[in-house]
Molecule: Glycine riboswitch aptamer
Organism: Rhodobiaceae bacterium
RNA sequence: UUGAACCCUGCGGGAGAGUUCGGCCUUGCGGCCGACGCCGAAGGAGCAACCGGCCCCGGAACCUCUCAGGCAUCAGGGACCGCAGGGGGAUG
Numbered sequence: 001u002u003g004a005a006c007c008c009u010g011c012g013g014g015a016g017a018g019u020u021c022g023g024c025c026u027u028g029c030g031g032c033c034g035a036c037g038c039c040g041a042a043g044g045a046g047c048a049a050c051c052g053g054c055c056c057c058g059g060a061a062c063c064u065c066u067c068a069g070g071c072a073u074c075a076g077g078g079a080c081c082g083c084a085g086g087g088g089g090a091u092g
Stems, first nucleotide, its partner, number of pairs: 001092001006087008018036001020035006037071003043067001044065003050059004
């Protein structure tokens, strides 16, 4: 001097699945409870391709499970992607 991985913040994009049935409340929108049905991309758990150390451990998915969460619109959440800023400090 270049400035990787990774972390944080802001902005933008961001899917899926019942406004099913019953009851209660409400002028209505809608809300609550129960039942069954369903979704997976917060989180969590499990196996494993693979990776690391070393012979038995560890890490590990958008795969699986659905505990949690979610299933009219709105709102919120949202893995992941892009841009900007900050931290960081690999590599040349």